RNAcentral holds the sequence, with entries from ENA. Predicted 3D model of a 71-nucleotide RNA (transfer RNA) from Mugilogobius chulae. Lineage of the source: Eukaryota > Actinopterygii > Clupeocephala > Neoteleostei > Mugilogobius. Rfam family: tRNA. It is annotated as a transfer RNA.
RNA sequence: CAAAGAAUAGUUAAACUUUAAAAUGCUAGCUUUGGGAGUUAGUGGUGGGAGUUAAAAUCUCCCUUCUUUGA
Numbered sequence: 001c002a003a004a005g006a007a008u009a010g011u012u013a014a015a016c017u018u019u020a021a022a023a024u025g026c027u028a029g030c031u032u033u034g035g036g037a038g039u040u041a042g043u044g045g046u047g048g049g050a051g052u053u054a055a056a057a058u059c060u061c062c063c064u065u066c067u068u069u070g071a
Base pairs, nucleotide, nucleotide: 001070002069003068004067005066006065007064010024011023012022018054025043026042027041028040029039030038047063048062049061050060051059
């Protein structure tokens, strides 16, 4: 320099336009002499900008960061 891919909750991670799931973590309650385990509830997210659409995590363009391949 060229090509391809990835970015979603503190962490891992699903959703191929139509109400953003789950696990784990964290907080609180119950349980226990206490802790752990268990159980119930809560908490918290689409990298940034623009466009298309009735509707965008999803499609298009630009930017940022990271990974792989080639020269």